[in-house]
This record gives sequence, C1' cells and structure tokens, in this order.
RNA sequence: UCGUGCUAGGCGGGGAGCCAGCGGUGCCCUGUACCCGCAAUCCGCUAUAGCGGGGCUGACUUCUCUCUUUCGGCUCAUUGCUACUGGUCUGGUCCGGGUGAGCGGCGCUGAGGACCGGGUCUUGCGCGGCAGAGCCACUCCAAACUCCGUCAGGUCCGGAAGGAAGCAGCGGUAGGGGCGCGCUCUGGGUGCCGCAGGGCUACCCGGUCUGAGCUAGCUGUCCGUGGUCAGCCAACUAGCGUGGGACAACAGAGAGGGCACGA
Repeated sequence: UCGUGCUAGGCGGGGAGCCAGCGGUGCCCUGUACCCGCAAUCCGCUAUAGCGGGGCUGACUUCUCUCUUUCGGCUCAUUGCUACUGGUCUGGUCCGGGUGAGCGGCGCUGAGGACCGGGUCUUGCGCGGCAGAGCCACUCCAAACUCCGUCAGGUCCGGAAGGAAGCAGCGGUAGGGGCGCGCUCUGGGUGCCGCAGGGCUACCCGGUCUGAGCUAGCUGUCCGUGGUCAGCCAACUAGCGUGGGACAACAGAGAGGGCACGA
C1' cells in the first nucleotide's frame, strides 16, 4: 500500500418553552434525513442523562473536534417611530353663560320702573248651538189579516108592520210618515256668549304716575371638571426599527480517528 472480516461511530441538527437538570413528544427554524411502540391532566431518564424492539452502513465524500459565516428564535437597552391610556397644560372651532366698550335696533309721537285693571289658564252655574229620545199641536196615509160607528144597493126572517146581520162608500181609532222645533230630559274634542270663584306674575293689552334709557343681532372681552380637533407633556403596554449579549441549523475551512488475519 492492497484484500477480507469486525468494532467504535453514524442513519439529522438547532431555538424557545417545560424541567432541579438532560433528552423526547408538541411549536418554530434549517432542509430531506432507517422502521415500529410510548408521551402535555406529559413520557423516559440522572451527568455515559429518551426508553424498548428490529434493520442498514461502517473506518470513509459519510465519523469526531475546532474556527469562520449567520437562517432563526431568545434576551437586554433605546431622549427612534406608531398605536393605546391620560392631563387643574396650550391653541383653534362650536355651544352655553356673563359684560356692555364699539357698530346696529327701539325710545320724549314716551325707554325702563311702580301701581291698578283685563286677557291667555282653571272650576262651577246659566244661556245659545248641535245631536238623540219622549210628549204636544198641525198634516198625510190608514187597517188585505179581519178595529169602531153609520151603513145605499143587495141578502136573510116575517103574511104584513117590522126586525137582523152586513159588503162598497163615508167618518173615526190603533198604527205609520212628514212638519213645527212648541215643551221636557240626556250628551259633548260644543261657543269670538254671560255670571261667580280660583290661580298667576310667565307673556300680551289697557289706564294712571314718573321721566331716559332699553336691547344683546354683529365685533370685542371674561368664564366653563362643556363638546370636538390639533399641539405639547407623562406613564404603561404592544408593534416596528436600531444597538448589544448568550445560543445557533445549513454552508465553508482546518485538524484528528481503530482491531484481527493474509499478501
């Protein structure tokens, strides 16, 4: 150096989390990488730190170690930005209240005030109107469902005198309608009505007295635990950004690594 057979090792790794700790299941990253069973109300172990069973490969491009790089998550800081929450902060605007300086409006043909009266409000009564019911007067119809009176004609009884019932008609009655609205009663989302009482200072009107202000539309100004918008400030949290730290897959570089037999 070559060949044969073995063995260690390998057949994925990492981050956060969980945990006394380690590894795994689950989540995420990397990227392709034997199989089966177990496991979040967790599972298996103890510094040689998944366990049990089976399989392949095997000292090499494949195994081990170190360094570089940095996917990725973790963590710390942040007087970077945004959002959330707030403020005896500031400004704009709106709203409300005050003031009455300016403009305006009203005012000696009387502002404002004082007093008196009336109305708007309410209660009761009256009157009127409307509606309904009843009574009364007048008038029309009128008993084909059968009321009353008088009953021509006709009918019946009678020898006659006379008598009886009774249709139509006429007159009435019960009843029905109209009308007067004459009287009475009842009712109201009724009234340019009357009388009496109450209430009221809110508004309006009138009268008397007094005699110069009144008003608050616009501008100004002041106030508001007032609304809203913007700014500023403060704290917390979250997201993004920036910087630091401990890890770190993939990838790259370097180094290291058996045993037996035979030639």